[in-house]
Molecule: transfer RNA
Organism: Candidatus Woesearchaeota archaeon
RNA sequence: GGCCCCGUAGCAUAACCUGGAUAGUGCGGUCGGCUUCGGACCGAUUGAUGGGGGUUCGAAUCCCUCCGGGGUCA
Numbered sequence: 001g002g003c004c005c006c007g008u009a010g011c012a013u014a015a016c017c018u019g020g021a022u023a024g025u026g027c028g029g030u031c032g033g034c035u036u037c038g039g040a041c042c043g044a045u046u047g048a049u050g051g052g053g054g055u056u057c058g059a060a061u062c063c064c065u066c067c068g069g070g071g072u073c074a
Base pairs, nucleotide, nucleotide: 001073002072003071004070005069006068007067010027011026012025013024020057028046029045030044031043032042033041050066051065052064053063054062
């Protein structure tokens, strides 16, 4: 340098291929209940689509570009 794959919350993961209305789930964090205290359990709550641009009535999803990570060929 060519080609391919990946990037969603503090962590893990679904939705992407086939565009659809409030982006779901588990763990975690916070508050409360329970308990002598803690754990477990129960209730509530918290926070995310790597950046930018484009297409579209509508983008996590499609297109372009950049950034980061991985693989492969030379």